[in-house]
RNA sequence: UUCUCGACAGGGCAUGGAGUUCGCCCUCAACCGCCGUUUGGACGGCUGAUGACUCCUACCAGAGA
Numbered sequence: 001u002u003c004u005c006g007a008c009a010g011g012g013c014a015u016g017g018a019g020u021u022c023g024c025c026c027u028c029a030a031c032c033g034c035c036g037u038u039u040g041g042a043c044g045g046c047u048g049a050u051g052a053c054u055c056c057u058a059c060c061a062g063a064g065a
Stems, first nucleotide, its partner, number of pairs: 009027005016056006033046005
């Protein structure tokens, strides 16, 4: 110096915030959705505010007042 393992702590899991946690991943990485078209550049389309659960906010659909 590099690699591996462990401890403590922290972080992440496609659109906002908070709590919980049975999940998974990362140690400067993890993560940054899917489909189609195009030589490429790029263009078009679709689902979802959760990893999962709960609540709030935004959006969408329906019904009632």
Molecule: Fluoride riboswitch aptamer (crcB RNA motif)
Organism: Armatimonadota bacterium